[in-house]
Context: one part of a larger RNA
Molecule: large-subunit ribosomal RNA, domain VI
Organism: Candidatus Babelota bacterium
């Protein structure tokens, strides 16, 4: 910009691409076969290996924002806690994110064919799959499974939403028909809070008729029993209080704080 009047949804599906892989065992059968040695097709089931893709319930990795334990020093001492020392080092760990982790796919089926196998059957009394006609056959092909798709300009499809004012000609009225405009409609957007998104930008979810982010209340989760005072002990220390304190990115609930106010475009019954 187009897609002949503006939008909101929700399609179809011409086309494009992706996939397409393979072992071992059981059983059929020690059958068929073969003197014997040995030893099948065809079919039916199990379980692997590659490869993709989603996932975070589980097993684990990270987790410098979470808790605890510990050494050096500094803050006048104590005690408490904070800086620095690779997060000072040390054991755990929540959300995310990830694979060694868990799921699922690489199939089933149609169809029309290649090699090749037939069947009727002349030409040429026979024979011959072919010359008329007709079966059947492959991971390939065309469908079937996934993704992407109307700029597919052949531009589709279904639903809903929204359509005025002034002036001019004409006309006996009804009404015709020419201009013009932009305050606007439906609706978009700028602007702001913002994460499932994500380099930007686009996408989603919201903007007070609100749970959209923080904060706060509760859960949960993880660390393990804070500090403060009692008692024991010369003390270092233990014990009670106390399954204690704390507790991210999780999960609800709550307008406390902030999404205020505002602007911007955006048709005219449709060549």
């Nucleotide at each position: 910009c187009g897609c002949a009047g503006g939008g909101u949804a929700u399609u179809u599906g011409a086309g494009a691409g992706a996939g397409g892989c393979u072992g071992u065992c059981c059983u059929u059968a020690g059958u068929a076969c073969g003197a014997g040695a040995g030893g099948a097709c065809c079919g039916g089931g199990a379980u692997g290996g590659g490869u993709a893709a989603a996932c975070c319930u589980c097993u684990g990795g990270u987790g410098u924002u979470c808790c605890a334990g510990u050494u050096g020093u500094u803050c006048c001492c104590c005690a408490a806690g904070a800086g620095c020392a690779a997060c000072g080092c040390u054991g755990g760990g929540u959300a995310g994110c990830c694979a060694a982790g868990u799921u699922u796919a690489u199939a089933a089926g149609a169809g029309a064919u290649a090699a090749c196998c037939g069947c009727u059957g002349a030409a040429a009394g026979c024979a011959u799959c072919u010359a008329a006609g007709u079966g059947g056959g492959a991971a390939a092909c065309u469908c079937g499974u996934c993704u992407c798709a109307a700029g597919a300009u052949u531009a589709g499809a279904u639903a809903c939403c929204c359509c005025g004012u002034g002036a001019g000609c004409u006309g006996a009225a009804a009404g015709g028909u020419u201009c013009a405009c932009a305050u606007u409609a439906a609706g978009a957007c700028u602007c702001c809070u913002u994460g499932u998104a994500g380099a930007c930008u686009a996408c989603g979810a919201g903007g007070u008729u609100g749970a959209u982010a923080g904060g706060c209340u509760g859960g949960a989760u993880g660390u393990g029993u804070a500090a403060g005072u009692a008692c024991a002990g010369u003390a270092a220390u233990g014990u009670a209080u106390u399954a204690a304190g704390c507790u991210a990115a999780c999960c609800a609930g709550u307008a406390c704080u902030a999404a205020u106010a505002a602007g911007u475009c955006g048709a005219a019954u449709g060549u």